[in-house]
RNAcentral holds the full RNA, with entries from Greengenes. A computed fold for a 348-nucleotide part of an RNA from an uncultured bacterium, annotated as small-subunit ribosomal RNA, central domain. The prediction has a mean pLDDT of 88.

Context: one part of a larger RNA
RNA sequence: UUGGGUUUAAAGGGUGCGUAGGUGGCUUGUUAAGUCAGUGGUGAAAGACAGCCGCUCAACGGUUGAGGUGCCAUUGAUACUGACAGGCUUGAAGCAGACAGAGGCUGCCGGAAUGGAUGGUGUAGCGGUGAAAUGCAUAGAUAUCAUCCAGAACACCGAUUGCGAAGGCAGGUGGCUAUGUCUGACUUGACACUGAGGCACGAAAGCAUGGGGAGCAAACAGGAUUAGAUACCCUGGUAGUCCAUGCCGUAAACGAUGAGGACUCGCUAUUGGCUUCUUCGGAGGUCAGUGGCUUAGCGAAAGCGUUAAGUCCUCCACCUGGGGAGUACGCCGGCAACGGUGAAACUC
Repeated sequence: UUGGGUUUAAAGGGUGCGUAGGUGGCUUGUUAAGUCAGUGGUGAAAGACAGCCGCUCAACGGUUGAGGUGCCAUUGAUACUGACAGGCUUGAAGCAGACAGAGGCUGCCGGAAUGGAUGGUGUAGCGGUGAAAUGCAUAGAUAUCAUCCAGAACACCGAUUGCGAAGGCAGGUGGCUAUGUCUGACUUGACACUGAGGCACGAAAGCAUGGGGAGCAAACAGGAUUAGAUACCCUGGUAGUCCAUGCCGUAAACGAUGAGGACUCGCUAUUGGCUUCUUCGGAGGUCAGUGGCUUAGCGAAAGCGUUAAGUCCUCCACCUGGGGAGUACGCCGGCAACGGUGAAACUC
C1' cells in the first nucleotide's frame, strides 16, 4: 500500500457552524468532456514469450513472429456521469395557525436549614468516637425563646419525565432571546448532505484582577489508630467553592456507539401535538420524542435489534503488537499550570 476494521479486543474527533473538496431528487432537450466501439499512428534496440536454426547437449547465441496495459489522432454510439438550457415537487427552506419545555441571558422576590450577633430563660456539662482525646464551656457553653445579620443551595412536586449540538440545565416571578414539534399544503423550486483546514461553544480543577465568604473543604495544625500512619476516624482550618471580567481548552467530555438518507416482524409503557369514535369512564389511528422486551438478521460472545451493532448509499475522523510514550525534539498556543501536533534508539 491493498485487503480489513473502529460498543467492550488497537481505533468515532468533546460538540456545533461552516470554507475548499467529495457526493447529490424527478423530468425534457442540446452537447459529446468522461464512458463505449471501429480505424490509423506510435509504443527503439536488448530482455521476456512462441516457432525454427547454430555451437556434440545445455547455458549461450542467431533469426522470424506474436504480443504490448498505455498515449495521440480520427469516425461513430448516447444508456449512465458531466456541462448548458428549460420544466416539476416528494428533499430542503419559508409562511400561517396551534403547542411544548429545569434551553440561554438578566432583574426582582421567597421560605426552610446553617453559621453568627444581641437580649431572655437556665446550669454543668457539651461535642465527638469502635473506644477516646484534641476542641468548646462557670468570663455561663450545650439546650430553648425573641429580634437582627450573612452567604450558599433550592426539600416536597420529581418521574424509566422534559429541554439543549455537546458541556449542561431544577425555589417563585417579570423582561429579553433562541429552539423544537404538530397541523395546513399557501410560497420558493434541489436552494441539499457531509465537511480537510478555519471559527465558535466547551464540566471540574487551575490562572489573573476586583469583590464576597455562611456551610463545606485540598494544603496545613492538633488528637487518635498503628510496628510505623506523611492515610482511613476526630477537632480545627487556608486556598478554593460564590459573583463580575478575562484566560485555560482538558475529562470514563460515555450510548466507551461520527453525521445524513433509504429500507426491514411485532408487543408494551410513557412525553408533546393532530385526529376518529365514544356509553364521556375511555378506546383507537397518526407524526415527533423517550424507555423496556423481542422476530429476522448481525455479532467472538456479552449483546444489538425501526433510537441497529440488521440491509445499503454519501462524506468526514480514526486504528495497524506490548513497553519505551502521549515521552523527547521541533513548531504552534498559553500569564503560568500546561495544551495541541508527535517520533526514534532500545527491549519483549